About this RNA
This is a predicted structure of a 477-nucleotide part of an RNA (small-subunit ribosomal RNA, 3' major domain) from Cytobacillus depressus. The source organism's lineage runs through Bacteria, Bacillati, Bacillota, Bacilli and Cytobacillus. It matches the Rfam family "Bacterial small subunit ribosomal RNA".
[in-house]
Context: one part of a larger RNA
RNA sequence: UGGCGGGGGCCCGCGCAAGCGGUGGAGCAUGUGGUUUAAUUAGAAGCAACGCGAAGAACCUUACCAGGUCUUGACAUCCUCUGACAAUCCUAGAGAUAGGACUUUCCCCUUCGGGGGACAGAAUGACAGGUGGCGCAUGGUUGUCGUCAGCUCCAGUCGUGAGAUGUUGGAAAAAGUCCCGCAACGAGCGCAACCGUUGAUUUUGGUUGCCAGCAUUCAGUUGGGCACUCUAAGGUGACUGCCGGUGACAAACCGGAGGAAGGUGGGGAUGACAUCAAAUCAUCAUGCCCCUUAGGUCGUGGGCUACUCGUGUGCUACAAGAGAUGGUACAAAGGGAUGCAAGUACGGGAGGGUAAGCCAAUCCCAAAAAGCCAUUUUCAUUUGUGAUUGCAGGUUGCAACUGGCGAACAAAAAACCGGAAUGGUUAGUAAUCGCGGAUCAGCAAGCCUCGGUGAAUACGUUCCCAGGCCUUGUACG
Numbered sequence: 001u002g003g004c005g006g007g008g009g010c011c012c013g014c015g016c017a018a019g020c021g022g023u024g025g026a027g028c029a030u031g032u033g034g035u036u037u038a039a040u041u042a043g044a045a046g047c048a049a050c051g052c053g054a055a056g057a058a059c060c061u062u063a064c065c066a067g068g069u070c071u072u073g074a075c076a077u078c079c080u081c082u083g084a085c086a087a088u089c090c091u092a093g094a095g096a097u098a099g100g101a102c103u104u105u106c107c108c109c110u111u112c113g114g115g116g117g118a119c120a121g122a123a124u125g126a127c128a129g130g131u132g133g134c135g136c137a138u139g140g141u142u143g144u145c146g147u148c149a150g151c152u153c154c155a156g157u158c159g160u161g162a163g164a165u166g167u168u169g170g171a172a173a174a175a176g177u178c179c180c181g182c183a184a185c186g187a188g189c190g191c192a193a194c195c196g197u198u199g200a201u202u203u204u205g206g207u208u209g210c211c212a213g214c215a216u217u218c219a220g221u222u223g224g225g226c227a228c229u230c231u232a233a234g235g236u237g238a239c240u241g242c243c244g245g246u247g248a249c250a251a252a253c254c255g256g257a258g259g260a261a262g263g264u265g266g267g268g269a270u271g272a273c274a275u276c277a278a279a280u281c282a283u284c285a286u287g288c289c290c291c292u293u294a295g296g297u298c299g300u301g302g303g304c305u306a307c308u309c310g311u312g313u314g315c316u317a318c319a320a321g322a323g324a325u326g327g328u329a330c331a332a333a334g335g336g337a338u339g340c341a342a343g344u345a346c347g348g349g350a351g352g353g354u355a356a357g358c359c360a361a362u363c364c365c366a367a368a369a370a371g372c373c374a375u376u377u378u379c380a381u382u383u384g385u386g387a388u389u390g391c392a393g394g395u396u397g398c399a400a401c402u403g404g405c406g407a408a409c410a411a412a413a414a415a416c417c418g419g420a421a422u423g424g425u426u427a428g429u430a431a432u433c434g435c436g437g438a439u440c441a442g443c444a445a446g447c448c449u450c451g452g453u454g455a456a457u458a459c460g461u462u463c464c465c466a467g468g469c470c471u472u473g474u475a476c477g
Base pairs, nucleotide, nucleotide: 001477002476003474004473005472007471008470009469010468011467013465015461016460019425020424022422023421026316027315028314029313030312031311032310033309034307035306043052064302065301066300068298070296073127077126078125080122081121082120083119088101089100090099091098092097106117107116108115109114129291130290132289133288134287138285139284140280141279142278143276150189151188152187153186156165157164158163169180170179172177195268197266198265200236201235202234203233204232205231206230209226210225211224214223215222239262242256243255244254245253246252318418322377323376324375325374326373327372328371334365335364336363339358340357343354344353346351388411389410390409394405395404431453432452433451434450436448437447
């Protein structure tokens, strides 16, 4: 000087407490360990691995396994020679491929000799190739502490020196934020602000949006209008600016006024110096090592989907604040041309036929669901739950057996609120209810958004956990 302490002081955080609803028990989905297997490819490992990379494994993906192939190679450059290539058809084969048939004026220049270029084949070697190894050789990127308030520098001063000071102290603050003091005076990276979003208002524009008044219609449908809603560009607005109190005549805090909004308005993006030889050689790049008729390459089939068991994350429930049936109301944000598809008529349904409109503020997906109204069930493993199985059927796709997803009928498992323990959450939040999107031929209980309904509690900081500052001890560096 740092680190550490079951040392001290001060202070923060859904850290505890106060509440709410969960996980841990059941079934299923999914990840992982283990076991199994020809292979179950490989990575991630306390927090910070485990619905993670994977925004989507039937083939492909695919890296794994078995059988079958090729060896200058599936891909790139160079040297030599030959020539069009391709398409179509037949045969063999699981295919990759192999054999054959048919057909064929590649382009540019030209002194018509040829030259150049792209493409294909043959030969030759230089080389290609490697999701092979090392993340403890690396770059780049990322996680974490932590959106915590810290981390440093210059000359000056102090000290023999390592170093100290500044950065400590008082008061306040979300903040090394600001004020005061001080052998310190300043500065940088962080904080804050600048950025976009949401909340009020105004100006401008008025179609595909809207409709107050005037006509019109089943219907903003049409005329008309741009007042309103909305839309998308620009402004205004919030600054402790004003008032009172407290405070040290400070910084600031408390209360109030006005205001759509009040003290960082809400929520995002933004992540200092460092730490963990943290993660990634399988995004990519790259050093060294290794393979080179194989550890490279092509293809078929299988596997990644196995299943005694353990475990993480979710979904569905165990019911009356509920289930079933009928009727009825109100969103936001998105997506759409190999696409979204109204309507119509077929089917009990998944769905199929036909087909208007829409390159979309125009048309479509699209029904929002919880809610409300009425009827019914009456506490029951039940008219609750819906795993699993049977049967026939739909769809995507060369292909649905291993191993996709809907639908109908029948059958109807465990589970009656979950031990020890443990995670989330402070307001339009939790809880609950649906809608959409990416990936995608098909496949979502996962992920990322969007809106609807909409709580309870916080006395407080003693204790548990993590962190910051000062101080103290130290046999640690």
The RNAcentral record of the full RNA draws on ENA and SILVA. The coordinates come from a structure-prediction model, not an experiment, and the mean pLDDT is 85.